[in-house]
Order: sequence, then C1' cells, then structure tokens
RNA sequence: ACCCGACUAGGCGGGUAUAAAAAGACUUCAAGCCUAGUGCGUUGCUCCCCCUGUGGGGGGGGCAGGUAGUU
Repeated sequence: ACCCGACUAGGCGGGUAUAAAAAGACUUCAAGCCUAGUGCGUUGCUCCCCCUGUGGGGGGGGCAGGUAGUU
C1' cells in the first nucleotide's frame, strides 16, 4: 500500500495475492469480530413457480423480526 472478516463509517484483527482466522475473557443465539446505520445472510408465517422416485428438494414475492448476559 492493497486484500479479507455482509455493506458504509469508526474500531479490532489477520493476510501478502490469497480469502481464510484465534479478531479482550466466559457463556449464549440460527444470528455472521465490536458499535451505529443499512436490512445482505440467517429466522418465523404466508403466496406462487419448478423438479420429483410423492419421501422430499430448489427458486421467487409479501409481512414480521433483526442474538443475549456477565466481566
């Protein structure tokens, strides 16, 4: 300097051409490192479509929600 941890900003941390992770400690949650926002992923309900060996699997839309506690 660049890249990565959903995106933006700030932080924390890691990596060196790759995209992963241990990111204060312990526990918890499907909820992703933290905060704010976004509402991406994830979750519940519902409608539609496709595949199917009728057991089930996949995709799209709408509404709601948006881990938590201690230190």

Pistol ribozyme, 71 nucleotides, folded computationally. The sequence is in RNAcentral, with records from ZWD. Model confidence (mean pLDDT): 78 of 100. Its Rfam family is "Pistol ribozyme". Gene Ontology term of the family: catalytic activity.